RNAcentral holds the sequence, with entries from ENA and Rfam. A computed fold for a 73-nucleotide RNA from Trebonia kvetii, annotated as transfer RNA. It matches the Rfam family "tRNA". Rfam classes the family as a transfer RNA. Its mean pLDDT, the model's own confidence on a scale to 100, is 82.
RNA sequence: GCUCCGUUGGAGUAGCGGAUAUCUCACCUGGCCCUCAACCAGGAGAUUGCCGGUUCGACCCCGGCACGGAGCA
Numbered sequence: 001g002c003u004c005c006g007u008u009g010g011a012g013u014a015g016c017g018g019a020u021a022u023c024u025c026a027c028c029u030g031g032c033c034c035u036c037a038a039c040c041a042g043g044a045g046a047u048u049g050c051c052g053g054u055u056c057g058a059c060c061c062c063g064g065c066a067c068g069g070a071g072c073a
Base pairs, nucleotide, nucleotide: 001072002071003070004069005068006067007066010025011024012023018056027043028042029041030040031039049065050064051063052062053061
């Protein structure tokens, strides 16, 4: 330098162009308990990496860029 893959709450992860953006763990509150853990109930937490484009409508399609990874040279 070229090709391909990935980027979504604190961590991990899913998501037919019309979603209230999923689940697990963690976190917070309450219940239970002598207490803690476990368990039960509820809650908060994401400008979906950035900038453009296509479209009536984009997390989703297209282009560029950034970062990470794999392969080739």